[in-house]
Molecule: c-di-GMP-I riboswitch aptamer
Organism: Anaerolineales bacterium
RNA sequence: GACUGCCGAUAGCAAAAUCAGGGAAACCUGAUGACGCAAAGUCGUGGGUCUGUAAUCACAAAAUUAUUUUUUCGUGAUCAUGAUUGCCAGACUACCGAA
Numbered sequence: 001g002a003c004u005g006c007c008g009a010u011a012g013c014a015a016a017a018u019c020a021g022g023g024a025a026a027c028c029u030g031a032u033g034a035c036g037c038a039a040a041g042u043c044g045u046g047g048g049u050c051u052g053u054a055a056u057c058a059c060a061a062a063a064u065u066a067u068u069u070u071u072u073c074g075u076g077a078u079c080a081u082g083a084u085u086g087c088c089a090g091a092c093u094a095c096c097g098a099a
Stems, first nucleotide, its partner, number of pairs: 005096001012037002017032006035086001041092003045089003048084003055078005061072003
């Protein structure tokens, strides 16, 4: 230095749940709390997963117009630009100590 995580030490992170706040939602932030984690440190870069505001399309209702149309609200479908690194890879960095 590389690989690795037996024994021990020091330090660290914090699942579920509850409360408060943010968000359309997924989810996030703070407090309490510890299921776990040797990278559960950083980066949503690739895949997976989750959500579906807006948009597009369809249907139904109402209003408007001579008609086509247009508008409003509701339901459904598609869709990431949203979320997740404690789902898996990748990049970068790091504490301690045997074989």